This is a predicted structure of a 348-nucleotide RNA (Bacterial RNase P class A) from Candidatus Amphirhobacter heronislandensis. NCBI's taxonomy places the organism under Bacteria, Gammaproteobacteria, Candidatus Tethybacterales, Candidatus Tethybacteraceae, Candidatus Amphirhobacter. The model forms 97% of the base pairs in the Rfam consensus.
[in-house]
RNA sequence: CGAGCCGGCCUGGCGAUCGCUUCGCCGCAAGGCGGAGAGGAAAGUCCGGACUCCAAAGGGCAGGGCGCUAGGUAACUCCUAGGCACCGCGAGGUGACGGAAAGUGCCACAGAAAACACACCGCCGAUGACGCCGCGAGGCGCACAGGCAAGGGUGCAAAGGUGCGGUAAGAGCGCACCGCGGCGGCGGCGACGGCGCCGGCAGGGCAAACCCCGCCCGGAGCAAGGCCAAGCAGGGUCUUUGGCGCUGCCCGCGCCGACCCGGGUGGGCUGCAUGAGGCCAGCGGCGACGCUGGUCCCAGAUGAAUGGUCGUCCACGACAGAAUCCGGCUUAGCGGCUGGCUCGCACC
Numbered sequence: 001c002g003a004g005c006c007g008g009c010c011u012g013g014c015g016a017u018c019g020c021u022u023c024g025c026c027g028c029a030a031g032g033c034g035g036a037g038a039g040g041a042a043a044g045u046c047c048g049g050a051c052u053c054c055a056a057a058g059g060g061c062a063g064g065g066c067g068c069u070a071g072g073u074a075a076c077u078c079c080u081a082g083g084c085a086c087c088g089c090g091a092g093g094u095g096a097c098g099g100a101a102a103g104u105g106c107c108a109c110a111g112a113a114a115a116c117a118c119a120c121c122g123c124c125g126a127u128g129a130c131g132c133c134g135c136g137a138g139g140c141g142c143a144c145a146g147g148c149a150a151g152g153g154u155g156c157a158a159a160g161g162u163g164c165g166g167u168a169a170g171a172g173c174g175c176a177c178c179g180c181g182g183c184g185g186c187g188g189c190g191a192c193g194g195c196g197c198c199g200g201c202a203g204g205g206c207a208a209a210c211c212c213c214g215c216c217c218g219g220a221g222c223a224a225g226g227c228c229a230a231g232c233a234g235g236g237u238c239u240u241u242g243g244c245g246c247u248g249c250c251c252g253c254g255c256c257g258a259c260c261c262g263g264g265u266g267g268g269c270u271g272c273a274u275g276a277g278g279c280c281a282g283c284g285g286c287g288a289c290g291c292u293g294g295u296c297c298c299a300g301a302u303g304a305a306u307g308g309u310c311g312u313c314c315a316c317g318a319c320a321g322a323a324u325c326c327g328g329c330u331u332a333g334c335g336g337c338u339g340g341c342u343c344g345c346a347c348c
Base pairs, nucleotide, nucleotide: 001344002343003342004341005340006339007338008337009336010335012313013312014311015310016309017308018307020037021036022035023034024033025032026031039319043330044329046328047327048326049325050324051221052220053219054218058251059250060249061248063217064216065215066214067213068082069081070080071079072078083097084095085094086093087092098212099211103210104209105206106205107204120152121151122148123147124146127145128144130141131140132139133138160178161177162176163175164174165173179201180199181198182197183196184195186193187192225270226269227268228267234261235260236259237258238257242256243255244254245253277296278295279294280293281292282291283290284289314317
């Protein structure tokens, strides 16, 4: 200098002016003065929790979720570190990553055969028939019985791979290495790794098919829930072996009503902004994170505020807007700043 990899951060700046929401102060009031006023994703509502009510929330079945190991956390399907597999020269990236030597099921087309393995082309025909030759030992032929699975072919996938030996041809048939399984001890908390010995060697794939194993899960949700005010008109149906109780069934427990039609209201307060909170420093930890100290208070609407105009500067401004709150994930996105690392080339 070029090409890349992994993180962190910012999301137009300044000024003027007119508005909007909210809080505080002043004022009898009209109003005045001052403070604060969207995001990194406020989004999708996909996970996990807090909080609230249902019975302080029970048991079993069913159902659902998750799935390498260790840790972090309030919790998680999230995050960190590690293992293994695959990809990349590398920095690094990706992974529903328990079990198919428990059972059941499925595997289109093609193919001989898709799992009790099999034999289409092919190879052989040692052995046994058959035929021919030879006095004979024996030789030759055909490919009938039969042997084989090396080569071809089908397929996503065909009962280990490579090589040497061996054989009639072949074959873990024998051997070496790799792979696989078992055992032992070693390192590691563990996933796992590596070593030695033994066995020629179990057997296709699919569990995001049923299933098995392990762990977790009660339901409904801020339109939860609590309170105040205003207003109205009752009527019907069902039953106690019943009805209801926010999970489909059973048990258990609790309550005594439940549903329909008609009538009234459709106002306000609260929940609701001090929180698993932000920032800074120190300490512990590889890290996620934790502990301690200091410091700050930082939107709160309910037809729902956060905007308009002007000036000026620049690299000319994307995606998008709270609605109970928080932790994640995912998706959208103009551009900029910055840290660490890898590979290549050149030069010193």